[in-house]
Annotation:
Predicted 3D model of a 147-nucleotide RNA (glmS glucosamine-6-phosphate activated ribozyme aptamer).
RNA sequence: AAAUUCAUUUAAGCGCCAGAACUUUUAUAGUUGACGAGGUUAGUAGUUAUCGAGUAUUCGGCGGAUGCUACUACGGAGUAGUGAUUCGAAAGAUAUAUAUUAAAAAAUAAAAUCAAUCUUAUAACAAAGUAUAUAUCCCCACUAUAA
Numbered sequence: 001a002a003a004u005u006c007a008u009u010u011a012a013g014c015g016c017c018a019g020a021a022c023u024u025u026u027a028u029a030g031u032u033g034a035c036g037a038g039g040u041u042a043g044u045a046g047u048u049a050u051c052g053a054g055u056a057u058u059c060g061g062c063g064g065a066u067g068c069u070a071c072u073a074c075g076g077a078g079u080a081g082u083g084a085u086u087c088g089a090a091a092g093a094u095a096u097a098u099a100u101u102a103a104a105a106a107a108u109a110a111a112a113u114c115a116a117u118c119u120u121a122u123a124a125c126a127a128a129g130u131a132u133a134u135a136u137c138c139c140c141a142c143u144a145u146a147a
Base pairs, nucleotide, nucleotide: 014063015062016061017060019059020032021031022030023029024027035052036051037050041073042072043071044070045069046068047067074088075087076086077085079144080143081142082141083140092137093136094135095134096133097132098131099130100129107122108121109120110119112117
């Protein structure tokens, strides 16, 4: 340094392929099968789980999943307690503005492969969410305590 085995870790818009499509060196063969952005307090149940790019089998299917809804628990919203509301350690809602490097496809140029196909390089183009600023609304009820 290489190969194999084992263990561990990473990877969750992630993995996989019995259908389908594609390829030829026709085999118990190979290939395709979602482009990034964003996203987790815990448990149970339900659910075809957010956003745009793109227009392609990105068809179809399986598994998983940080979404959403309901309930419960924990936690935040001066302190302690009860209830309500609303959120999740960046811990109220809505609107506007700004910020938050989009990537792929396509095009061009190369590498690999018999081929399908795949990899790399070059330039550009989102939305949602979140953060900040501003505006509006909300910031409760009861008890105790302190000021």
The coordinates come from a structure-prediction model, not an experiment, and the mean pLDDT is 78.
Of the family's consensus pairs, 86% are formed in the model.
It was read from a public genome assembly, where an Rfam model found it.
Rfam family: glmS glucosamine-6-phosphate activated ribozyme aptamer. Rfam's curators write: This entry contains a glucosamine-6-phosphate activated ribozyme that is found in the mRNA for GlmS. GlmS is an enzyme that uses fructose-6-phosphate and glutamine to generate glucosamine-6-phosphate. The ribozyme catalyses self cleavage of the glmS mRNA that is thought to regulate GlmS activity. The literature on the family includes a 2004 paper in Nature by Winkler et al., "Control of gene expression by a natural metabolite-responsive ribozyme". By type it is a riboswitch. Its family is annotated with catalytic activity and regulation of gene expression in the Gene Ontology.